[in-house]
RNA sequence: UCAGCAGACCAGGCAGCCGCGGGUCGGAGACGGCUCGAGGAAAGUCCGGACACCGCAGAGCAGGGUGCUGGUUAACGGCCAGCGGGGGAAACCCCAGGGAGAGUGCCACAGAAACGACACAGCCUCGGCGUAUGCCGCGGCAACGGUGAAAAGGUGCGGUAAGAGCGCACCAGCGGUCUGGUGACAGACCGGCUGGGUAAACCCCACCCGGUGCAAGGCCAAGCGUGAGCGCUACGGGUUGCUCGCCCAGCUCCAGGUAGGCCGCACGAGGCGCUCGGCAACGGGCGUCCCAGAUGGAUGGCUGCCCACGACAGAAUCCGGCUUACGGUCUGCUACCCCU
RNA sequence: CGGGGCGUGGCGCAGCCUGGUAGCGCACCCGGCUGGGGGCCGGGCGGUCGGAGGUUCGAAUCCUCUCGCCCCGA
Repeated sequence: UCAGCAGACCAGGCAGCCGCGGGUCGGAGACGGCUCGAGGAAAGUCCGGACACCGCAGAGCAGGGUGCUGGUUAACGGCCAGCGGGGGAAACCCCAGGGAGAGUGCCACAGAAACGACACAGCCUCGGCGUAUGCCGCGGCAACGGUGAAAAGGUGCGGUAAGAGCGCACCAGCGGUCUGGUGACAGACCGGCUGGGUAAACCCCACCCGGUGCAAGGCCAAGCGUGAGCGCUACGGGUUGCUCGCCCAGCUCCAGGUAGGCCGCACGAGGCGCUCGGCAACGGGCGUCCCAGAUGGAUGGCUGCCCACGACAGAAUCCGGCUUACGGUCUGCUACCCCU
Repeated sequence: CGGGGCGUGGCGCAGCCUGGUAGCGCACCCGGCUGGGGGCCGGGCGGUCGGAGGUUCGAAUCCUCUCGCCCCGA
């Protein structure tokens, strides 16, 4: 240099002029001064919470989610540290990673046989026939061939009529004991020889989940009928899809209305710096700062200088994550092959 | 801001729940019937299921992410 891996940071800068939105001050007002004004993803709306209401959400069923272990957090499907498995030469990365000794389903085609299976081609003893390589029959077998994603542990030696965990050694798996570890798990020893896959199929187990979302919800003002009928507890309504339970008191018709303002709403699980505990995520303490808030919806334009010539993209209740889009800079790390 | 649905040949749709062969109609091409057209009959071409990744022996179908379109709610 090339190829690659991991992490952190920036998001053109400065000056002038004009303009837009919020706050505040001055002013009778017109207006003026000061100050603040998008992001790392503001996005997708995929998770989790705050907050608000549902006449406090109780029980069962149904439904949904998560799924190795230990931590962390307001909470999470996030994050951190580890365990196990997989990929890579390595740095390092990835994993929806409980249960297939509870049950059910499925495993196309091919193949003899796809689950308590099977014998197609074959191997072997014995018997019969035949001159005979052979044919037929009663049995034994599953090593070898073929099919398949998958065929009842794998390899080797012994053994046998041929074979077979039938025996032995190593390996894989299962069970038990001991040791280490909080644990997932790891190591050692022993044992009997040992049959599938699929749960991102139904399902089982453990844990979690009430519903609706700021168009939640609250207040003010104005307008429109003191309209008519039924009823006094049935019907009905609300509460979660259903049942029970609980709660409410109403229902129907006609008329009126679809609109205006304020709050919610910007001080927060907040940012920055230092420090302490912890491997880390994170937590504690101290100091300091105030940092958008619209409701047709503000952040733009011009000029000058400089550089590496500027990507993706615009808040709408708020916050913590995940995912996706995207320009550049810096730091650390790796070295199989090729070139120098 | 919130919620729901769809994407499969050129067009309109089925298949997805319950994984294994992508099918139907119209259109297009060829041949026949006709003097020719239309129409009918027979035969054929054409998709890899919006995109990417995963689960599985195997994915249009199951799961995750993503792109586009449509609908509903004051």
This is a predicted complex of two RNAs, RNase P RNA and transfer RNA, with 414 nucleotides together. Rfam match: Bacterial RNase P class A. Rfam classes the family as a ribozyme. The prediction has a mean pLDDT of 76.